[in-house]
Context: one part of a larger RNA
RNA sequence: CUGGGCGUAAAGGGCUCGUAGGCGGCCACUUAAGUCGGUUGUGAAAUCCCUCGGCUCAACCGGGGAACUGCGACCGAUACUGAAUGGCUUGAAGGAGAUAGAGGUGAGCGGAACUGAUGGUGGAGCGGUGAAAUGCGUUGAUAUCAUCAGGAACACCAGUGGCGAAGGCGGCUCACUGGGUCUCUUCUGACGCUGAGGCACGAAAGCUAGGGGAGCGAACGGGAUUAGAUACCCCGGUAGUCCUAGCUGUAAACGAUGAGCACUAGGUCGAGGGACCUUCCACAGUUUCUCGGCCGUAGCGAAAGUGUUAAGUGCUCCGCCUGGGGAGUAUGGUCGCAAGGCUGAAACUC
Numbered sequence: 001c002u003g004g005g006c007g008u009a010a011a012g013g014g015c016u017c018g019u020a021g022g023c024g025g026c027c028a029c030u031u032a033a034g035u036c037g038g039u040u041g042u043g044a045a046a047u048c049c050c051u052c053g054g055c056u057c058a059a060c061c062g063g064g065g066a067a068c069u070g071c072g073a074c075c076g077a078u079a080c081u082g083a084a085u086g087g088c089u090u091g092a093a094g095g096a097g098a099u100a101g102a103g104g105u106g107a108g109c110g111g112a113a114c115u116g117a118u119g120g121u122g123g124a125g126c127g128g129u130g131a132a133a134u135g136c137g138u139u140g141a142u143a144u145c146a147u148c149a150g151g152a153a154c155a156c157c158a159g160u161g162g163c164g165a166a167g168g169c170g171g172c173u174c175a176c177u178g179g180g181u182c183u184c185u186u187c188u189g190a191c192g193c194u195g196a197g198g199c200a201c202g203a204a205a206g207c208u209a210g211g212g213g214a215g216c217g218a219a220c221g222g223g224a225u226u227a228g229a230u231a232c233c234c235c236g237g238u239a240g241u242c243c244u245a246g247c248u249g250u251a252a253a254c255g256a257u258g259a260g261c262a263c264u265a266g267g268u269c270g271a272g273g274g275a276c277c278u279u280c281c282a283c284a285g286u287u288u289c290u291c292g293g294c295c296g297u298a299g300c301g302a303a304a305g306u307g308u309u310a311a312g313u314g315c316u317c318c319g320c321c322u323g324g325g326g327a328g329u330a331u332g333g334u335c336g337c338a339a340g341g342c343u344g345a346a347a348c349u350c
Base pairs, nucleotide, nucleotide: 004321005320006319008303012318014201017198021194022193023192025088026087027086028085030083031082033081034080035077036076037075038074039073040072041071042070049065050064051063052062053061054060091191092188094186095184096183097182098181099180103177104176105175106174107173108172109171110154114150115149116148117147118146119145120144121143125136126135162169163168206247207246208245209244210243211242215241216240220236221235222234223233258317259316260315261314262313263312266295267294268293269292270291271290272289273288274287275286276285299306300305323350324349325348332343333342334341335340
């Protein structure tokens, strides 16, 4: 160097875009760099190997041969790779016509509930719990009605349903906007795949500045419980939760399963399209493309399981793993306002 792995045992980067690089469809012709064959030069001697010989043998030494798996030059081969040229349409984009959707951003609007304020009715309790108490209430609470204000979230529809690269996205309307699917096979003609670095995005919590603040609610105060109770339960309650601008960059960021392509039994359910059949429509049926589930054959798997959405069979590219603890620590570097993030050991020990 080769050889093993990564759903649950150590191990898939949180996710996309994309630079270098790696890899790359079909046909013809050219070239001959890689590749292959031959010739030749060189590959010092010694060593190693074979053989013969010399010391009584051996070690050791001498002769001859082979080898030195390498490099150069020349001649040749052309299947594959590369390079050059020309062409092709299946991969991939574009176009036209349809179409589903909580995809994104901004603005406006709506009703229920909640809390508060004001007023009316009413008059002693309410609230809370396992039971209570703290708490609220004759300065009139709870309950109930009306009006006003405010903030946050959108019941039903709602679905193993949809959309998005992931994080994630759910009242209604409008504007702007990204992606997908189907049909036609009209156009370009390999324009592709992956992707070290890099850029962008990235729940919650947290941070900075300015707003906002109904409900909930870390911290905190009180009441209980208890041996204690820095908790679970109850009454309050600040940051926060919300908005704008910026930062942070982490999660059991999970399908604990990287991306792409191809191939390999079926059955069934759901979502979006197309075609056929039925005299047209509707229903039903058949079929096809895409997406989301369940069951399951072969296979795989330590098993449970997985099984055309593979964890099967192959190829390409990237990331990662190498016993447990020490430790995601120390140190250095770098990023950050900070919190901290990324990179990331060793001694020692079992």